Predicted 3D model of a 1507-nucleotide RNA (small-subunit ribosomal RNA) from a Minisyncoccota bacterium. It matches the Rfam family "Bacterial small subunit ribosomal RNA". The sequence is in RNAcentral, with records from SILVA. The organism belongs to Minisyncoccota, within Bacteria. The prediction has a mean pLDDT of 82.
[in-house]
RNA sequence: AGAGUUUGAUCCUAGCUCAGGAUGAACGCUGGCGGUGUGGAUAAGGCAUGCAAGUCGAACGGAACUAAUCACACGGAAGCACAAAGUGAGUGGUAAGUAGCAAUACAAGUCAUAAGCGAUGUGUGGAAGAGUGACAGUUUAGUGGCAAACGAGGUAGUAAUAUGUAGGAAUUUUCCCCUUAGUCGUGAAUAGCCUUUCGAAAGGAAGAGUAAGACACGAUGGUCUCGCAAGAGUAAAGAUUUAUCGCUAAGGGAUAAGCCUGCACAGUAUCAGGUAGUUGGUAGGGUAAUGGCCUACCAAGCCAAUGACGCUUAGGAGAGCUGAGAGGCUGACCUCCACCGAUGGGACUGAGACACGGCCCAUACACCUACGGGUGGCUGCAGUCGAGAAUCUUCCGCAAUGGACGCAAGUCUGACGGAGCGACACCGCGUGAUCGAUGAAGAGCUUCGGUUUGUAAAGAUCUUUUAUGAGGGAAGAAGUAUAUUGACGGUACCUCAUGAAUAAGCACCUGCCAAACUCGUGCCAGCAGCAGCGGUAAUACGAGUGGUGCAAGCGUUAUCCGGAAUUAUUGGGCGUAAAGGAUGUGUAGGUGGCAAUGUUAGUCGAGUGUUUAACCCAUGGGCUCAACCUGUGGAUCGCAUUCGAAACGGCAUAGCUAGAAGGUAUUAGGGGUAUGCGGAACUAUAUGUGUAGGGGUGAAAUCCGUUGAUAUAUAUGGGAACACCAAAAGCGAAGGCAGCAUACUGGAAUACUCUUGACACUGAGACAUGAAAGCGUGGGUAGCGAAUGGGAUUAGAUACCCCAGUAGUCCACGCCCUAAACGUUGCUCGCUCGCUAUUGUAGGAAUCGACCCCUACAGUGGCUAAGCAAACGCGGUAAGCGAGCCGCCUGGGAAGUACGAUCGCAAGGUUAAAACUCAAAGGAAUAGACGGGGAGACGCACAAGCAGUGGAUUAUGUGGUUUAAUUCGAUGGUAAACGAAGAACCUCACCAGGAUUUGAAACCCAAGUGUAAGGCAUAGAAAUAUGUCCCUCGCAAGACUCUUGGACAGGUGAUGCAUGGCCGUCGUCAGUUCGUGGUUUGAACUGUUCCCUUCAGUGGGGUAACGAACGCAACCCUUGUCGUGUGUUACAAGUGUCACACGAGACUGCCCCCUCACGGGGGAGGAAGGAGAGGAUGACGCCAGGUCAGCAUGUCCCUUUGACAUCCUGGGCUACACACAUAAUACAAUCGGUACGACAAAAAGUCGCAAUAUGGUAACAUGGAGCCAAUCUCAAAACGUACCGCCAGUUCAGAUUGAGGGCUGCAACUCGCCCUCAUGAAGCCGGAAUUGCUAGUAAUCGCGGGUCAGCUAUACCGCGGUGAAUACGUUCUCGUCUCUUGUACUCACUGCCCGUCAACUCAAGGGAGCCGGAAGUACCCAAAGGCUUUAUUUAAUUAAGGACUAAGGUAAGUUCGGUGACAGGGAGUAAGUCGUAACAAGGCACGGCUAGCGGAAGCUGGUCGUG
Repeated sequence: AGAGUUUGAUCCUAGCUCAGGAUGAACGCUGGCGGUGUGGAUAAGGCAUGCAAGUCGAACGGAACUAAUCACACGGAAGCACAAAGUGAGUGGUAAGUAGCAAUACAAGUCAUAAGCGAUGUGUGGAAGAGUGACAGUUUAGUGGCAAACGAGGUAGUAAUAUGUAGGAAUUUUCCCCUUAGUCGUGAAUAGCCUUUCGAAAGGAAGAGUAAGACACGAUGGUCUCGCAAGAGUAAAGAUUUAUCGCUAAGGGAUAAGCCUGCACAGUAUCAGGUAGUUGGUAGGGUAAUGGCCUACCAAGCCAAUGACGCUUAGGAGAGCUGAGAGGCUGACCUCCACCGAUGGGACUGAGACACGGCCCAUACACCUACGGGUGGCUGCAGUCGAGAAUCUUCCGCAAUGGACGCAAGUCUGACGGAGCGACACCGCGUGAUCGAUGAAGAGCUUCGGUUUGUAAAGAUCUUUUAUGAGGGAAGAAGUAUAUUGACGGUACCUCAUGAAUAAGCACCUGCCAAACUCGUGCCAGCAGCAGCGGUAAUACGAGUGGUGCAAGCGUUAUCCGGAAUUAUUGGGCGUAAAGGAUGUGUAGGUGGCAAUGUUAGUCGAGUGUUUAACCCAUGGGCUCAACCUGUGGAUCGCAUUCGAAACGGCAUAGCUAGAAGGUAUUAGGGGUAUGCGGAACUAUAUGUGUAGGGGUGAAAUCCGUUGAUAUAUAUGGGAACACCAAAAGCGAAGGCAGCAUACUGGAAUACUCUUGACACUGAGACAUGAAAGCGUGGGUAGCGAAUGGGAUUAGAUACCCCAGUAGUCCACGCCCUAAACGUUGCUCGCUCGCUAUUGUAGGAAUCGACCCCUACAGUGGCUAAGCAAACGCGGUAAGCGAGCCGCCUGGGAAGUACGAUCGCAAGGUUAAAACUCAAAGGAAUAGACGGGGAGACGCACAAGCAGUGGAUUAUGUGGUUUAAUUCGAUGGUAAACGAAGAACCUCACCAGGAUUUGAAACCCAAGUGUAAGGCAUAGAAAUAUGUCCCUCGCAAGACUCUUGGACAGGUGAUGCAUGGCCGUCGUCAGUUCGUGGUUUGAACUGUUCCCUUCAGUGGGGUAACGAACGCAACCCUUGUCGUGUGUUACAAGUGUCACACGAGACUGCCCCCUCACGGGGGAGGAAGGAGAGGAUGACGCCAGGUCAGCAUGUCCCUUUGACAUCCUGGGCUACACACAUAAUACAAUCGGUACGACAAAAAGUCGCAAUAUGGUAACAUGGAGCCAAUCUCAAAACGUACCGCCAGUUCAGAUUGAGGGCUGCAACUCGCCCUCAUGAAGCCGGAAUUGCUAGUAAUCGCGGGUCAGCUAUACCGCGGUGAAUACGUUCUCGUCUCUUGUACUCACUGCCCGUCAACUCAAGGGAGCCGGAAGUACCCAAAGGCUUUAUUUAAUUAAGGACUAAGGUAAGUUCGGUGACAGGGAGUAAGUCGUAACAAGGCACGGCUAGCGGAAGCUGGUCGUG
C1' cells in the first nucleotide's frame, strides 16, 4: 500500500466481500512448565449454610469465675511428747546331734537377759480444704460512649437535582491541630436483677428495688439571642492517680459536606408549541445555608426552530481499542463522582442517613406455627438453583498495608495479604545439539528411466534448560536498641545426582492468498468470506502423500475501528450514472464595495492558576530477561484570569461612488385583463336544381339515401378556432402567450450620467402563481371525442381500422396543485482565444435614403481554441477558472409504498420509513448478432422454359409395429439405393441350443514329447469325443509339431461430450488476418472504409497508413486446333483418322466508342475471345455436426471351472395393418409388336473372357479355336425400311400366380437368379405442395465395370449415341456478401422479457376484537409519618380530629407491545396456465401527468417530453 466481483470485451459510477489490529469473550481440535494479570457481560431473578461491625470494665450497677491478700467462723494434716499389746538383733548359760582316734570344731533346740521396732491411745501442733465478707483479677447479659453514613457490592433508575471543567457566596463540619476561658452545687428516675404472670414461639405485662461520664434542676456568663437602653435568658462529667485522659464554651486551621452559576454533554420534528407554583414581586414560614423550598396576596409572565415540550435509549469522567491524522467505536479490570440496596412511601437518631447487614407502614414473594400469631431480605465473601454460548474455592491468615474501638495490652476486619480453579489474555522457557548417504526400509508419485519424504531416521558423540530425587535455604520484620511474631512456605533461590530421558499440535494449499499431486465420488455426497466448485479424467467435495503458515497453541463465530475519499472539516458529488426545489416575491439566517477615526467579548502573543493519581511518551532502576513493578522528567487540548497587539473580522461615528435604486428622453414586443368587431371553414335549418347512389377501408361492413341523400346554389342560425404574415424570430419568473380595434396595466433594453449613497446578493419557514386532466354551481355545445353501442380484423380482439356517440373540450365563479412542470443544467457576481447568423437601441461613416459597412450595449442561435469531462459532449447563454447563499444525493428491489400528521368536496397531494430480498442495479462507448430498419451486390433464388416428384405397381432404404432375435450406427437443410463396391452358410456384431477356459490366432520363457499332426471307423446336428493306422528332419548344436506350467491373450463391450485421422455443411462463397506506424484512458479502430470495376479483398484511383500472410487467380489433369518425334497394334501399302511424348496458339495483342486509370461495349482475324469447356484443388472458422462398428487410441468395464472372449448347428438381419424417402416401369399411336438393315465409346478377361460348330422353343448344355489382350472374346440400343395394331384397360402396361425347366453352390424351405408356357392386377398423366437443369446442357437410348461362387443391380461408378426450349428482368420467395442505423440481444430473435391466475415458503403493514405494559389526568378511600388543632395537663403521655400522602379503587382517554378470523399488496421458489405489453419502426414509436375502461400484461381520450 491494496485486491476480488456487474460486461462478449472496455471505461466509469456504485454497492457487496477480503487481507490488519482489538476483546471481561464463546465454540471445535490439541495441550509441557513458569511469571504477571484477569474471570457472572444474561435474570437489579430466587436463595439453604457459614462468616462479612464491632469495641470500650480506665463510664455504670450487677452476675459468673478466680491464683494472690485481709478479716471472720470452720476444719483439723504433717510434726513433737508420753504410754503400749507384741516383736526382738545382741549377750550369758545349757545342749540333742554331726565330723574326727582324740584334742577339738560346729551345733538345731532350749532357758535367761535385752537394745531396737511397734498396731493403737492420749496430749500438743496447726497444714490442706471449703464457707462468708472486703479488696483484686478474668469473663461478661444490660445501662452508657464511640463506631456503625467508612470500607465492600451493583449500574436498576437518571439526557440532568448526574458527570466533566472553570468559577461563586448565603453555610455546617464528630474525631484531629493551635489558642483562650471554665469544669461549682443538687435532684428524680430507669434497664439489668428479683417476684408474679401471658404466649407454641417471637416476644411481652405488672410489682419491688438499683448505678453512672445516662437524665434533669440550680449557680456563673466570655459567647449567642431578645431588647433603644436598663436588663433578662443561655454550658459542663468525671475517671485514675500524681501525671494524664476526658467534659463545656469561644476564636482560628485542616478535613469533609451542602448550595449556586457559565460552558460541554445520545437519537428522534412521523414530538411544534409547552408551562398555573408556572415566571416575577411583597410578607411570613422553613433550613446549617440561598432560593416558589413552602404558604398567603399581587402582577402575567417564563421557555421554544440556536429545537422548548414529548418519546426512545443510556450511569458520567479519567481513560480503552482503532486510525497517518482528523475522526469513529467503547465505558470490563484500576481511579474519581453520582445513584441504588426485594418493590413503593416515611420519618427517627446523629456531626453526618431519610441509613445494604437500623426503625415504621403498605405490597409481592418465601419460611416457621400449637392456626392464635410471628420471621426474612447475598446488587458483601464463598456457595446453590434458575436462565444462558458463557464466567472460579462453601480455601489460609490478620504476618504485612489500611480501618473501627480502646490509655494500653488487645479485639474485630470475606477490606486486604495469599493460595486454589480456568491456555481467558500478555510475557518468558522447553520439547534437544553436532556429525551422519547405501541417499536404508516403508509410503507417495512416475514419462517406469526415476523421483519425493530426506540428514529426516537408524547409528556415533555431546549437553541437562525442563522433569524427578537428595541436601542447603531466604528477603518480605517495621513496631521497642533486647525478646517475641510469617498465612504464603520448607516456597523462591543455591548445590549435587539420574538420564534424551517427561513434553506438538492446529489451520490451510482454485483466485484474492504463502503452499499440489494421486485415488474415491459423479449437480450426488458435499464445500463456500466473495467470485464460485461438484452432471466420470474435480489442484475447489472426501481420503492419502507432499507442501505452506503459525505454534502450546491453532482455527471458527460474535462485536468494534481500519481499509471505506462508502457522509468527504482535512477529503465526494448533482446534463445522461443516485441527486437542482415547477416558478417567483420575500422573513429569519448566512455573506457583503472604497477610504478614514475610535474601540474591541472574534483573532494573535506573553504570564499566572488549574487540568487527582494511574494510563501514554522519554529516560533510569528492580524481579536471571520480558510481561510486570517502580523513580524522575515530558506532553497536548480545555477553562479561568492578568497584560499586550490592532493586519483581518465585529461595533460605533462621519464620508465616497465603481454595486444597487431613482430621474429624463426614446424604443421593440403573440407580456397581462376587459369589451367590441371581422372573414374563411364546419354544421344545422329552409328553399331551389338534380338522381342513385353516397360514405368508408388493406378489403369490407355497420351507417346515410327514392319520405330524394351525396353534389350544387341562395338565405338564415350556431359554436369553436384564428390560414397567409411566421422565422434557429419576439415577450413573460415559470406555466404560457398569435385575427383586428379600444381602454386599463406589468416588465425589459438603449442613450444621458441628473439624484440617493451600500440602500446589496442569496434565501429555511411563509406567501403568491402554477399545462392538461379532474371536481362543484350555473350557462353553452359546431367540430372533436374517454366511456358506451355497432361493424370489421383475429385463435381470441374488452385494441389498432370504420360508423355513431355521452362526459369533457368553450364561458363565469370556486377548488385541485400535479407533469419527461426538461436546457433532465438553482440564483447572483467576477475572469478567460476566435468565426458567424439574427432581434432591439445608440453612435460613426456613407448616402437621395431608414439599404450596405464599422463600433458599443442588451438578447437569441450555430461552429470552435484553451480548459473540463467516464465517455457522449460543454465550450463568454460553460458542463472552464473563482466567490456567496439555497435545494438535493449516498447500491438495486420492497417504495415515493405502509403507518402517522397535514391539505382537499372527492380524485388525491405533501411529508416519508422498516422487515425481507439480491450481488448486483446503472451510465457512456466498443465488436458482433439480429430487425415485420435503410442502401447496394450476387446465386437455376425468383421469373421465362424443358423434364419430373407427389397418384399406380414393383424394387430398395427408413420409421413404426411385431418378434426368441428381427444386431448396430446415420435423423431438418447436412439421415433415409446412407456405412453395405452385393446378409442362403460364412459375413455376424442379434436369438435358441450344444461346447471350451493361457483360450480360435500372436510373441517369450521353462520342462516334456515325437504314441504329435494327418488318414480311417464309430457316436453326435456339428463343434467334439473315442478307437485305430501311420509315425519327423539334421552328424551335432538345434529346427519343426504338440502337451503342461508361467508371463499373457481376447472383446463389433461403454464413452465421437476424453481423442487422432478422415468426412459432411455454410461454399469454390470472397472472404479471414498479421507486422510496423497512427488514433483512443480503454475495449477497440485504421489498414479491409470511399469512388469506378471484376467471377473474385480482381484491378485502378483516392486515402494515416505502409507492407505482408492464408484464401482468389495462376501452376496440375482431361478436352477442343495445329506442328514435330516415335510406332506394339490397325489398315492392302504407305500413312496417321490411333496411341504416347514434346511444342505452338489467346495476350483485350489489333480497329472503333466510353474512361484519369483499371476496365467495359462492338468488330476483325481465328479451331478457340475476353476465365474456350470440364475436373482436381475447399481460407480463418461454424455446427461439442458424423464416425471408438474401417483403422488407431486415453479411461472405464467383462474374463481361473460356467465370459460381453472363442467354436459349432439352426434361426434372424428378408417379419407387415401402416407412414415417409429414393428409384425402376408404365399409363400408350412422337407408341407397341414382328421382320430386315446400320453406326459407338470406355472398360474387363487365365480359378478368366470364350468364338466357329452341334443339341435344346429358351435359359442353357456339349465342345473348345483364339486371347495374359490396339491382335482374341464379351458386344450395342435408340435409329432406318417394310408390315400389323386404330384409341380400347387395348396386340398399352406388365404386377401377381400356376406348371415345367436351367445355372451357381456342402446346401437355393425360410431366402437366389435365369428360361418357356399359361395367368394378365393397379394404372388412361396424378390434390396441396415440391425437385433438377442455361448447351453438347436438359431429355432420351443403350454399353461397361467394381463388389461377386451365385445373386435380389431397377442401385452406384463410368462410357458413348440422338439431341432441345428459355432467361423481359430483380418487385417478390430463399440463401449469401458489403456499408449504415436502432437495440434492454451476446447461449446472440428458437434472443430477451411483462402482468394476472394456480402451488409452496417468508417477512412486514391493515384488521372486528382480545391480552399486557408505561406515563399521566379527574374523583373515591387513605396506612405509617412529620406538621398542626382541641381536651386532661407543668410536662411526658394519651385520646379525638385537620390538611398532605404511598399503595388500592372507579372513570374517560393517551401511548407502546403481544395475539387475531379475514382481506390486500410485497419477496422468493429448473422445467404449471393465459396471453405477448416492452427492447428493432418490437410489428399501433415509447414515455411523464391525468381520467375512464378492461382476465392480465394493458387500451383509449386530453396535454406534455424525445430519453